[in-house]
RNA sequence: UUCUUAUCAAGAGUAGGUGGAGGGACCAAGCCCUAUGAAACCCGGCAACCGAUCCUUAUUUUAGGACACGGUGCUAAUUCUUGCAGCGCGAAGCUGAGAGAUAAGAA
Numbered sequence: 001u002u003c004u005u006a007u008c009a010a011g012a013g014u015a016g017g018u019g020g021a022g023g024g025a026c027c028a029a030g031c032c033c034u035a036u037g038a039a040a041c042c043c044g045g046c047a048a049c050c051g052a053u054c055c056u057u058a059u060u061u062u063a064g065g066a067c068a069c070g071g072u073g074c075u076a077a078u079u080c081u082u083g084c085a086g087c088g089c090g091a092a093g094c095u096g097a098g099a100g101a102u103a104a105g106a107a
Base pairs, nucleotide, nucleotide: 001107002106003105004104005103006102007101008100013043016042017041018040022033023032024031027083028082029081030080044075045074046073049071050070051069053066054065055064056063079099084096085095086094087093
């Protein structure tokens, strides 16, 4: 980098520190956040995808649970919304796809 599978409506600092102007993936449109301090880093926190450990179950490694030790991840707004397709005259709305993110596995 590509492919497969699963998840994406919940949760996480209303004076934490450094930092200083931008940020919300890309493009477009919209709408927001931001000097009452953006990004980034550190600390804290959330969750529980994988591993470890423990319990129950099943019996040859199945299913469920606990924990949060290790590997990640996440920590404004549904993945902020729309962009394509279907239903709908249209609008609103709903559903799905695409794109994207994360984890695990494979090449």

This is a predicted structure of a 107-nucleotide RNA (SAM riboswitch aptamer (S box leader)) from Bacillus oleivorans. The RNAcentral record of the sequence draws on Rfam. The prediction has a mean pLDDT of 82. Rfam family: SAM riboswitch aptamer (S box leader). About the family: The SAM riboswitch is found upstream of a number of genes which code for proteins involved in methionine or cysteine biosynthesis in Gram-positive bacteria.